[in-house]
Formats: sequence, C1' cells, structure tokens
RNA sequence: AGGGGAGUAGCUCAACUGGCAGAGCAGCGCUCUCCAAAAGCGAAGGUUGCGGGUUCAAUUCCUGUCUCCCCUG
Repeated sequence: AGGGGAGUAGCUCAACUGGCAGAGCAGCGCUCUCCAAAAGCGAAGGUUGCGGGUUCAAUUCCUGUCUCCCCUG
C1' cells in the first nucleotide's frame, strides 16, 4: 500500500428483506431473612466509533474517516 472482519447500555452480545434499539450480567430499589447471600419482582441505563449522502423512515444501504484484529506484498 491492497483485501477481509469488528466497533451498539458499565461488561458480554443480539437486532431477519430498511419500519417503535433489545437480552444476559453488573449497578440501583423492593419482597423474603435476625442480618447477609441465594431466589423473586421492579425501575433505570443508548449521539448504534465519528462525519456526509439516499429515503417518509437508516444499527441496517452508499461514501469519507478513526481504532482494533486477520490476510497479501
């Protein structure tokens, strides 16, 4: 330099052919308990790496760019 993959909640990961962004764990509150753990219930938590474009509508399509991993030279 060229090619491929990944980037989404604090962490690990989903999201089909573009149509309300979700789960588990962690943290918080409640129940239970003498207290705690475990278990159960509830609520909260997001600029989908960062820009631009297409579209009524973009995590998803196009494009530029940044970081990480792999391959080729």
This is a predicted structure of a 73-nucleotide RNA (transfer RNA) from a Ktedonobacteraceae bacterium. The coordinates come from a structure-prediction model, not an experiment, and the mean pLDDT is 83. It matches the Rfam family "tRNA". Taxonomically the source falls in Ktedonobacteraceae (Bacteria, Bacillati, Ktedonobacteria, Ktedonobacterales). RNAcentral holds the sequence, with entries from ENA.